[in-house]
Context: one part of a larger RNA
RNA sequence: UUGGGCGUAAAGAGCGCGCAGGCGGUUGGGUCAGUCAGACGUGGAAGCCCUGGGCUUAACCCAGGAAUUGCGUUUGAUACUGCCCGGCUCGAGUUCGGGAGAGGGUGGCGGAAUUCCCAGUGUAGAGGUGAAAUUCGUAGAUAUUGGGAGGAACACCUGUGGCGAAGGCGGCUACCUGGACUGAUACUGACGCUGAGGCGCGAAAGCCAGGGGAGCGAACGGGAUUAGAUACCCCGGUAGUCCUGUGCUGUAAACGAUGAUGACUAGGUGUAGGAGGUAUCGACCCCUCCUGUGCCGCAGCUAACGCAUUAAGUCAUCCGCCUGGGGAUUACGGCCGCAAGGCUAAAACUC
Numbered sequence: 001u002u003g004g005g006c007g008u009a010a011a012g013a014g015c016g017c018g019c020a021g022g023c024g025g026u027u028g029g030g031u032c033a034g035u036c037a038g039a040c041g042u043g044g045a046a047g048c049c050c051u052g053g054g055c056u057u058a059a060c061c062c063a064g065g066a067a068u069u070g071c072g073u074u075u076g077a078u079a080c081u082g083c084c085c086g087g088c089u090c091g092a093g094u095u096c097g098g099g100a101g102a103g104g105g106u107g108g109c110g111g112a113a114u115u116c117c118c119a120g121u122g123u124a125g126a127g128g129u130g131a132a133a134u135u136c137g138u139a140g141a142u143a144u145u146g147g148g149a150g151g152a153a154c155a156c157c158u159g160u161g162g163c164g165a166a167g168g169c170g171g172c173u174a175c176c177u178g179g180a181c182u183g184a185u186a187c188u189g190a191c192g193c194u195g196a197g198g199c200g201c202g203a204a205a206g207c208c209a210g211g212g213g214a215g216c217g218a219a220c221g222g223g224a225u226u227a228g229a230u231a232c233c234c235c236g237g238u239a240g241u242c243c244u245g246u247g248c249u250g251u252a253a254a255c256g257a258u259g260a261u262g263a264c265u266a267g268g269u270g271u272a273g274g275a276g277g278u279a280u281c282g283a284c285c286c287c288u289c290c291u292g293u294g295c296c297g298c299a300g301c302u303a304a305c306g307c308a309u310u311a312a313g314u315c316a317u318c319c320g321c322c323u324g325g326g327g328a329u330u331a332c333g334g335c336c337g338c339a340a341g342g343c344u345a346a347a348a349c350u351c
Base pairs, nucleotide, nucleotide: 003323004322005321006320007305008304012319014201015200016199017198021194022193023192025088026087027086028085029084030083031082033081034080035077036076037075038074039073040072041071042070049065050064051063052062053061054060091191092188093187094186095184096183097182098181103177104176105175106174107173108172109171110154115149116148117147118146119145120144121143125136126135162169163168206248207247208245209244210243211242215241216240220236221235222234223233259318260317261316262315263314264313267296268295269294270293271292272291273290274289275288276287277286300307301306324351325350326349333344334343335342336341
């Protein structure tokens, strides 16, 4: 619990789909529920407030008025909102034509490199570091040549470039498949926005079952360093990293630390996709428009930093969230999970 706020002070849910709910373009007619006006009834008395009066005054008491912001009935008003009927096209969507893209899924293929194995050449070192040592090597290493195996990742292109709701996505190719953008006419005719619950997606690590295992590498062992060194450096190295599963988990500095949608408000300069114009033999160049993505900057905003048509400016609708620090990303309970744990979420006490 009014209010004021949520980029960095506490605060935007990790992201989407969407039931209920809330809100909703333009125009004509109807209705009169909301709304507005009048009248009537009611709104106990006392008290509060105002006027006057009674006790010498006051407190106190008496009389009258006002108020009682409400409810009901009734008569009207009809701009706005609602409801009913009808129309419209600018919101939303459909159709047709285009081009762009690491968007998603499945299969196949490729080359470089590392490691290992086999064979050749070849001989005493190699490796590693600040310096070393552990380590590897005369049972022939390192280096080099040829052949083979296997797994993982795709150099250059690569770009404040692209795509995706977010997480995220990068070799080539085929198939399946989602979305966005742009141009054009035709069509539907408000079909929209948001979204408590709910459902789905969701990096890495972790878990279950089965596979796989080149490199890397928690744990672990060893060598160094050091006063010590449960580290940083070095030599090894298991889980894991990879694949399969209508598998589980459901978290993150899941960040733009900035919810979604719509409208409006100086410009300048890059870049990506598309269209049009001008020009030209043609491609460029140049100009305009739409969409995305950066930088700079005015007004305005901001505690400042900064933001600034991709707003943190000016407004509207809907949702989420905050309310001093610690205790506390906690306890208890509930729900979920195989577990790890997750979600929800206090208090005592203390400053």
Model confidence (mean pLDDT): 89 of 100. Predicted 3D model of a 351-nucleotide part of an RNA (small-subunit ribosomal RNA, central domain) from a metagenome. It matches the Rfam family "Bacterial small subunit ribosomal RNA". Gene Ontology terms of the family: ribosome and structural constituent of ribosome.